[in-house]
RNA sequence: GACCGCCGCGCGGGAGAGACCGGUUGAAAGACCGGCGCCGAAGGAGCAAUCACCCCGGAAAACUCUCAGGCAAAAGGACCGCGCGGUUAAU
Numbered sequence: 001g002a003c004c005g006c007c008g009c010g011c012g013g014g015a016g017a018g019a020c021c022g023g024u025u026g027a028a029a030g031a032c033c034g035g036c037g038c039c040g041a042a043g044g045a046g047c048a049a050u051c052a053c054c055c056c057g058g059a060a061a062a063c064u065c066u067c068a069g070g071c072a073a074a075a076g077g078a079c080c081g082c083g084c085g086g087u088u089a090a091u
Base pairs, nucleotide, nucleotide: 005087006086007085008084009083010082011081012080013079018036020035021034022033023032024031025030037071038070039069043067044065045064046063050059051058
C1' cells in the first nucleotide's frame, strides 16, 4: 500500500404462486385452528458438470427437494447497479 477479490452498511431496481374454503375471536382490518391447491429468488438439504484426492473422505449452481419461508397490499427477497467503510493481497 492501489485496481481486483471478500465482508458489512445505505440507496435504487427486483419474480413466482388461492385477497381459497370452514370454524373461533373481533366494529373492521387482522389474528388463531383445521383443510385442500400452489410458488422458489431468505435460509436449509441433496447431488451434476467440475475442482480436489493414493484411497477413503471433502467442496460445489439460478439444477433438484420443499424442512423452513411465501401465495392482495405491507414486510421479506436471490441477484444487479451506485456510493461508503473494513479486510486480504500483488508490488
Molecule: Glycine riboswitch aptamer
Organism: Alphaproteobacteria bacterium